RNA sequence: GGGCAACUAGCUCAGUUGGUUAGAGCGUCUCGUUGACGUCGAGAAGGUCAGAGGUCCGACUCCUCUGUUGCCCA
Numbered sequence: 001g002g003g004c005a006a007c008u009a010g011c012u013c014a015g016u017u018g019g020u021u022a023g024a025g026c027g028u029c030u031c032g033u034u035g036a037c038g039u040c041g042a043g044a045a046g047g048u049c050a051g052a053g054g055u056c057c058g059a060c061u062c063c064u065c066u067g068u069u070g071c072c073c074a
Base pairs, nucleotide, nucleotide: 001073002072003071004070005069006068007067010026011025012024013023019057028044029043030042031041032040050066051065052064053063054062
């Protein structure tokens, strides 16, 4: 220098070939249970869907550019 893939909650990841309010597990917090901790049960908080632009009535999803990470080729 060229090619491919990934980027969604604090962490690991789903997200139905564009359509009702963006989700799960773990973690955190609160309450209950316990003498206490843990376990268990109930609930809550937490997101610019990497960034910008475009297409569309409508974008996490499609297109373009940029960034970061990984792999391959030279």
Predicted 3D model of a 74-nucleotide RNA (transfer RNA) from a Candidatus Parcubacteria bacterium. Rfam family: tRNA. By type it is a transfer RNA. Gene Ontology term of the family: triplet codon-amino acid adaptor activity. The sequence is in RNAcentral, with records from ENA.